[in-house]
Molecule: transfer RNA
Organism: marine bacterium AO1-C
RNA sequence: AUGCUCUUAGCCAAGUUGGUCAAGGCACUUGUCUGAUACACAAGUAAUCGGGGGUUCGAGUCCCCCAGAGCAUA
Numbered sequence: 001a002u003g004c005u006c007u008u009a010g011c012c013a014a015g016u017u018g019g020u021c022a023a024g025g026c027a028c029u030u031g032u033c034u035g036a037u038a039c040a041c042a043a044g045u046a047a048u049c050g051g052g053g054g055u056u057c058g059a060g061u062c063c064c065c066c067a068g069a070g071c072a073u074a
Base pairs, nucleotide, nucleotide: 001073002072003071004070005069006068007067010026011025012024019057028044029043030042031041032040050066051065052064053063054062
C1' cells in the first nucleotide's frame, strides 16, 4: 500500500431475505432469606447498535467516507 473479516449496555453475546417495543448470560441495584455475609429466589436499571453521510415509508441489518482491531499479500 492492497484485499478480506470484525466494531451491539461495565464485560461476553444473539439479531436468519431491512418491518413495529434491540434477545440472553455475567456484573450492578432493591427485596425475601440470614445474627451478618455468601448461595438461592423475586423484581428492576443500563445500549437507539464505533463516528458521519446516503438509499428507503422504514436500517443494527444495504451503499459510501472516516476511525480502531485482526488476518493475508507485497